[in-house]
Predicted 3D model of a 109-nucleotide RNA (SAM riboswitch aptamer (S box leader)) from Larkinella knui.
Its Rfam family is "SAM riboswitch aptamer (S box leader)". From the family's description: The SAM riboswitch is found upstream of a number of genes which code for proteins involved in methionine or cysteine biosynthesis in Gram-positive bacteria.
Model confidence (mean pLDDT): 77 of 100.
RNA sequence: GAUUUAUACAGAAAGGGGGAGAGACAGGCUCGACGAACCCUUAGCAACUUUCCGAACGAUCCGUAGGAAUAAGUGCUAACCUGCCUAAAAAAAUUAGGAACUAUAAAUU
Numbered sequence: 001g002a003u004u005u006a007u008a009c010a011g012a013a014a015g016g017g018g019g020a021g022a023g024a025c026a027g028g029c030u031c032g033a034c035g036a037a038c039c040c041u042u043a044g045c046a047a048c049u050u051u052c053c054g055a056a057c058g059a060u061c062c063g064u065a066g067g068a069a070u071a072a073g074u075g076c077u078a079a080c081c082u083g084c085c086u087a088a089a090a091a092a093a094u095u096a097g098g099a100a101c102u103a104u105a106a107a108u109u
Base pairs, nucleotide, nucleotide: 001109002108003107004106005105006104007103008102013042014041015040016039017038021031022030023029025083026082027081028080043077044076045075048073049072050069051068052067053066058062084098085097086096087095088094
């Protein structure tokens, strides 16, 4: 890098350096000299990998929903909307559902 599966609801920031951009992309909307990206330190969030319990059902073992514990490996610590398709009389707007894209994790290659 590629493929598959799952999640994208919620949660959690200070200091130092740095010095103009940032929120993946496009359009909006927003954040930013009251200091952006990025780097370092410390702190924090949570449950993908780990462990335990585990209704009903399949079922001796095991294991699913769900619950609890743990910070070792990762990840994260401003907040969003739209994009393509379908449905609602359905052109616009709106609402709902699904997909795509993107990100993260695990497994395989």